[in-house]
RNA sequence: CCCCUCAUAGCUCAAUUGGUAGAGCAGCUCCCUUUUAAGGAGAAGGUUCCAGGUUCGAGACCUGGUGAGGGGACCG
Numbered sequence: 001c002c003c004c005u006c007a008u009a010g011c012u013c014a015a016u017u018g019g020u021a022g023a024g025c026a027g028c029u030c031c032c033u034u035u036u037a038a039g040g041a042g043a044a045g046g047u048u049c050c051a052g053g054u055u056c057g058a059g060a061c062c063u064g065g066u067g068a069g070g071g072g073a074c075c076g
Stems, first nucleotide, its partner, number of pairs: 001072007010025004019056001028042004049065005
């Protein structure tokens, strides 16, 4: 320098080839228990890496950038 993959809740990951984002774990509240743990119930938690574009509508498609991983080239 070139190519490929990935980036979504605190963490690990979904989201049906565009229709308005969800699960598990963790944390919080409650129940249960003499107490803790385990178990049960509930609520909450999001600038979908950043900036643009397309579209009635973008997590998804297009362009550029940032970060992580992998491969290749060069290495007088």